[in-house]
The RNA shown here (transfer RNA) has 85 nucleotides and comes from an Oscillospiraceae bacterium. Its mean pLDDT, the model's own confidence on a scale to 100, is 81. It matches the Rfam family "tRNA". It is annotated as a transfer RNA. Its family is annotated with triplet codon-amino acid adaptor activity in the Gene Ontology. The source organism's lineage runs through Bacteria, Bacillati, Bacillota, Eubacteriales and Oscillospiraceae.
RNA sequence: GCCGGCAUGGUGGAAUAGGUAGACACAAGGGACUUAAAAUUCCUCGGACUAAACAUCCGUACCGGUUCGAUUCCGGUUGCCGGCA
Numbered sequence: 001g002c003c004g005g006c007a008u009g010g011u012g013g014a015a016u017a018g019g020u021a022g023a024c025a026c027a028a029g030g031g032a033c034u035u036a037a038a039a040u041u042c043c044u045c046g047g048a049c050u051a052a053a054c055a056u057c058c059g060u061a062c063c064g065g066u067u068c069g070a071u072u073c074c075g076g077u078u079g080c081c082g083g084c085a
Base pairs, nucleotide, nucleotide: 001084002083003082004081005080006079007078010026011025012024019068028044029043030042031041032040046058047057048056061077062076063075064074065073
């Protein structure tokens, strides 16, 4: 230099012949149980806005494009991994 693959929460990791993003597990926080703890069990767990919540909006490495609609398709960029030279 050329070719290919991958990039999703705090972590691992699902969802792709375009249609509610985040299943499931771990971690974390709170409650119940206990004299206290462990274990077990229930709930919560991306961000903005809010005192908090609801609602709303944003969010799949980054920037664009196609589309009514993009994690998914197309182009470019960055990073990592592999192959060739």